Overview:
The RNA shown here (transfer RNA) has 74 nucleotides and comes from Holospora undulata HU1. It matches the Rfam family "tRNA". The family's RNA type in Rfam is transfer RNA. The prediction has a mean pLDDT of 81. The RNAcentral record of the sequence draws on Rfam. The source organism's lineage runs through Bacteria, Pseudomonadota, Alphaproteobacteria, Holospora and Holospora undulata.
[in-house]
RNA sequence: CGGAGUAUAGCGCAGCCUGGUAGCGCAUCACGCUGGGGGUGUGGGGGCCGUGGGUUCAAAUCCCGCUACUCCGA
Numbered sequence: 001c002g003g004a005g006u007a008u009a010g011c012g013c014a015g016c017c018u019g020g021u022a023g024c025g026c027a028u029c030a031c032g033c034u035g036g037g038g039g040u041g042u043g044g045g046g047g048c049c050g051u052g053g054g055u056u057c058a059a060a061u062c063c064c065g066c067u068a069c070u071c072c073g074a
Stems, first nucleotide, its partner, number of pairs: 001073007010026004020057001028044006050066005
């Protein structure tokens, strides 16, 4: 320098192709059971989707630029 991939909750991921106001596991908080810091059950909180634009009634999702990381090639 060229090409490809990834970026969504504290951590790991799904959702993107087929646009319609975001979900799962773990963790965390509260309560119940338990002698009990464990285990288990029920319930709750937490993300506007790397970033800046564009298209659209509507964008995590489509299009363009940029950033970070990973891989391949030179």